[in-house]
């Protein structure tokens, strides 16, 4: 010098997850504010025939939904064949539905389209209850796609 990776600060993006204070055996425990979530009346809506077939219902979240003439188990039909069918995984491709380009919007692009809880229980809902207040990533020349605006000079 040049590449890699790290720590501290500060700035950024997803998200409700941010501040401020008290106590502490320093493990950690608690309290208000802002934000987020659930539960809960009147009214509303559901309650509503028969018959089949399947099947418990809820809740945070953008995370539903559908298609495969690809693979693989698995059962049924059939002849232990070939063909179809059904479920179940893999993987592949869309799609309601979401987010990002660093004042904003818009356009181009670029991504996400998940995972957890609750326990037979819960529509909507005013007083009331009542919980949570994580996690994860990026940038440091912290400027560079393109219009319009706005702010500042």
């Nucleotide at each position: 010098g040049a590449c890699c990776g790290g720590a501290c600060g500060c700035c950024g993006c997803c998200g409700a997850g941010u501040c401020g204070c008290c106590c502490u055996c320093c493990g950690g425990g608690g309290c208000g504010a802002g934000c987020c979530g659930g539960g809960g009346a009147c009214c509303c809506a559901c309650c509503g025939a028969a018959c089949c077939a399947c099947u418990g219902g809820g809740g945070u979240g953008a995370a539903u939904c559908c298609c495969g003439c690809g693979c693989c188990c698995g059962g049924a039909c059939g002849a232990g064949g070939a063909g179809u069918c059904c479920g179940g995984g893999c993987c592949g491709g869309g799609u309601a539905g979401g987010g990002c380009u660093g004042c904003u919007u818009c356009c181009c692009g670029c991504c996400c389209g998940a995972a957890c809880c609750c326990g037979u229980c819960a529509g909507c809902u005013g007083a009331c209850c009542u919980g949570g207040u994580a996690g994860g990533c990026g940038g440091c020349c912290a400027u560079c796609g393109g219009a319009a605006g706005a702010c500042a000079c």
c-di-AMP riboswitch aptamer (ydaO/yuaA leader) from Modestobacter sp. VKM Ac-2985, 153 nucleotides, folded computationally. Its mean pLDDT, the model's own confidence on a scale to 100, is 76. The sequence was found by an Rfam model in a public genome assembly.